[in-house]
RNA sequence: AGGCCUGUAGCUCAGAUGGCAGAGCAGCUGAUUCCAAAUCAGCGGGUCGGGGGUUCGAGUCCCUCCAGGCCUGCCA
Numbered sequence: 001a002g003g004c005c006u007g008u009a010g011c012u013c014a015g016a017u018g019g020c021a022g023a024g025c026a027g028c029u030g031a032u033u034c035c036a037a038a039u040c041a042g043c044g045g046g047u048c049g050g051g052g053g054u055u056c057g058a059g060u061c062c063c064u065c066c067a068g069g070c071c072u073g074c075c076a
Stems, first nucleotide, its partner, number of pairs: 001072007010025004019056001027043005049065005
């Protein structure tokens, strides 16, 4: 320098064809218990990496930048 992959909740990740942002774990509250763990019920939590574009509508398509990873090359 070129190419590819990844970035979504605190963590691990889903989210065909553009159309209500989700699961598990964790957290909080309650039940249960002498107390706790386990179990059960409920609740909260997101600028979808940043910016721009297309569209009635973007996590999803296009451009650009950033971060991490992998492969190839160049110089020495």
The RNA shown here (transfer RNA) has 76 nucleotides and comes from a Deltaproteobacteria bacterium. RNAcentral holds the sequence, with entries from ENA. Model confidence (mean pLDDT): 81 of 100. Its Rfam family is "tRNA". By type it is a transfer RNA. Gene Ontology term of the family: triplet codon-amino acid adaptor activity. About the family: Transfer RNA (tRNA) molecules are approximately 80 nucleotides in length.